A computed fold for a 73-nucleotide RNA from a Pirellulaceae bacterium, annotated as transfer RNA. It matches the Rfam family "tRNA". Rfam links the family to the GO term triplet codon-amino acid adaptor activity. It was read from a public genome assembly. Lineage of the source: Bacteria > Pseudomonadati > Planctomycetia > Pirellulales > Pirellulaceae. The coordinates come from a structure-prediction model, not an experiment, and the mean pLDDT is 82.
RNA sequence: GCCAGCGUAGCUCAGUUGGCAGAGCAGCGGUUUUGUAAACCGCAGGUCGUGGGUUCGAGCCCCUCCGCUGGCU
Numbered sequence: 001g002c003c004a005g006c007g008u009a010g011c012u013c014a015g016u017u018g019g020c021a022g023a024g025c026a027g028c029g030g031u032u033u034u035g036u037a038a039a040c041c042g043c044a045g046g047u048c049g050u051g052g053g054u055u056c057g058a059g060c061c062c063c064u065c066c067g068c069u070g071g072c073u
Base pairs, nucleotide, nucleotide: 001072002071003070004069005068006067007066010025011024012023013022019056027043028042029041030040031039049065051063052062053061
């Protein structure tokens, strides 16, 4: 330099047909316990990597750039 994949909550990842952004763990509060853990109930947490485009509507489609991973030279 070229090619491919990935980027979504603190972490690991869904969201595969364009139509309300989600799960598990972690965190916070509560119930239970002499207490801790476990269990159960609830709460909070997101510019969906950047910028632009298409569309009535974009996490999803198109382009650019950035970062990471792998391959080729």